Background
Bacterial RNase P class A from an SAR202 cluster bacterium, 388 nucleotides, folded computationally. Its Rfam family is "Bacterial RNase P class A". Rfam describes the family as follows. Ribonuclease P (RNase P) is a ubiquitous endoribonuclease, found in archaea, bacteria and eukarya as well as chloroplasts and mitochondria. The family's RNA type in Rfam is ribozyme. The organism belongs to SAR202 cluster, within Bacteria. The prediction has a mean pLDDT of 75.

RNA sequence: UAAGGCUGCCGGGCGACCGCCCCGACGAGUCGGGGAGGAAAGUCCGAGCACCUCCGGGUAGGAUGCCCGCUAACGGCGGGGCGGGGUGACCCGACGGAAAGUGCCACAGAAACUACACCGCCUCGAUUCCUCGGGGUAAGGGUGAAAUGGUGAGGUAAGAGCUCACCGCCUCGGUGGUAACAUCGAGGGCAGGGCAAACCCCAUCCGGUGCAAGGCCUAAUAGAGGGAAACGAGCACCCGGCUCAUUCCCCGGGUUGGCCGCUAGAGGCCGACGGCAACGUCGGUCCCAGAUGGAUGGUCGCCACCAAACCCAGAGAACGGGAGGAAGUCACUGACGUAAACCGACUCUGGUUUGGUACAGAACUCGGCUUACUGGCAGCCUUACACA
Numbered sequence: 001u002a003a004g005g006c007u008g009c010c011g012g013g014c015g016a017c018c019g020c021c022c023c024g025a026c027g028a029g030u031c032g033g034g035g036a037g038g039a040a041a042g043u044c045c046g047a048g049c050a051c052c053u054c055c056g057g058g059u060a061g062g063a064u065g066c067c068c069g070c071u072a073a074c075g076g077c078g079g080g081g082c083g084g085g086g087u088g089a090c091c092c093g094a095c096g097g098a099a100a101g102u103g104c105c106a107c108a109g110a111a112a113c114u115a116c117a118c119c120g121c122c123u124c125g126a127u128u129c130c131u132c133g134g135g136g137u138a139a140g141g142g143u144g145a146a147a148u149g150g151u152g153a154g155g156u157a158a159g160a161g162c163u164c165a166c167c168g169c170c171u172c173g174g175u176g177g178u179a180a181c182a183u184c185g186a187g188g189g190c191a192g193g194g195c196a197a198a199c200c201c202c203a204u205c206c207g208g209u210g211c212a213a214g215g216c217c218u219a220a221u222a223g224a225g226g227g228a229a230a231c232g233a234g235c236a237c238c239c240g241g242c243u244c245a246u247u248c249c250c251c252g253g254g255u256u257g258g259c260c261g262c263u264a265g266a267g268g269c270c271g272a273c274g275g276c277a278a279c280g281u282c283g284g285u286c287c288c289a290g291a292u293g294g295a296u297g298g299u300c301g302c303c304a305c306c307a308a309a310c311c312c313a314g315a316g317a318a319c320g321g322g323a324g325g326a327a328g329u330c331a332c333u334g335a336c337g338u339a340a341a342c343c344g345a346c347u348c349u350g351g352u353u354u355g356g357u358a359c360a361g362a363a364c365u366c367g368g369c370u371u372a373c374u375g376g377c378a379g380c381c382u383u384a385c386a387c388a
Base pairs, nucleotide, nucleotide: 001384002383003382004381005380006379007378008377009376010375012303013302014301015300016299017298018297020035021034022033023032024031025030026029037359041370042369044368045367046366047365048364049210050209051208052207055240056239057238058237059236061206062205063204064203065202066080067079068078069077070076081095082093083092084091085090096201097200101199102198103195104194105193118141119140120137121136122135123134124133125132126131149167150166151165152164153163154162168190169188170187171186172185173184174183175182176181214260215259216258217257223251225250226249227248228247232244233243234242267286268285269284270283271282272281273280274279304357305356306355307354308353309352311351312350313349314348315347316346319344320343321342328336329335330334
C1' cells in the first nucleotide's frame, strides 16, 4: 500500500418562528419538564401479566437433540469437543440411536440384502482355427452418489483377508479431562453400505387463549325463544378428585360512550469485585413517550457528511503518446540504443456549482432470533507486496 476477518459506536447538528401530545405548578392562559428504533419491522421462539374448575395422573400431539455453564425462560447466549470450508484471521453444522423393527436407494448397471457375474482373467475339452461348451474367479475394466472394508507385499492355475504389515471396524483395559472426547495397549479376520431434514426408538421439556386479555362506571334494550340435565356438563381422549338445578349450551336483541389496565421495570447509566466469557454480586445515580382516526411536525438560515460536473488550481512513482527516436555506442548503405519538455488518461488535495442525507414510525411490557438499509468513525487480527 492492497485485499480480507471480527468487534464496538453514531444514525445528521445548531439557531429562529409557528404548531401538536403528556405531566406538574399557578389560576384562565402562562411557566417549567419530557416526547419513536437499532431494528419500533416479521409475528418466528420464550416469558411477565390477565382470564378460563387445568386439581392430579396417564395416553395422544408438539418442540428440542454433542458436553459444560449463563438466564425468569427459550428453539437464545458463552466456552469447549467433533465434523466440514478457507493459505490464514475466521466461518458453518437439522451434532442422540442404523447391532429393536419397518421402509427407500430413481435412472444406469450383470447385480443395490440369500450378491447364480456384462467385458475380462485362469484352466479343461471340441474345433471349419470363425468360435462353442464345462469348471474356477471377483484382483483389472465398465455403470453409478454408493458395488460387499482400503493400500502395499507375499501367495495362487488365475484370484480372493487366502497370509502378513499399516489403516478402518468390534471387544476389553490404561492415562488425561467435570464431560463431550483425545491418546496408548492387548485381542479378534470382521456383522455389506447410505438415508432417521424417512416412519421409528431414546432423553428432556410443553395446559389453552391472549391487551381486540381482563375489570369498572354510565346508558339502553326484547327475551311469553329453543335445548341439556347427575347414566349429564365442565380439558383432544381416558381415569380419579371437585363443582353445577339462581347451572350450562344455542338462537335473537341492546350499548359501540367514558375510565382503569397504560408504564418505576427480570429498567437505564457509572464504578468495584468474581468469572476465559456469557453473566453474577455489591455500591452510587437517574426517571428517559403513553397517543386513541391515533401526538413527537412545518418553514427559513448556517454548518456537517455523501455523490456528480467535458468546471478551476496544485501535486504525483508507475501507464499511453512524444519515440524504435535527439544525444550516444558498435563489427557502420546496417545494428544497438538511455532520455526530457510537452499532451492525454489515472490518483490525491483544495475550491465552485448542482443534487442528496439510508432502512424506516411506539400502541401492554421485556429477553432473543430473522430480515431491511446508506454513510461515517474507532479498535484488534490475517494474507500478499515493497521499504528499513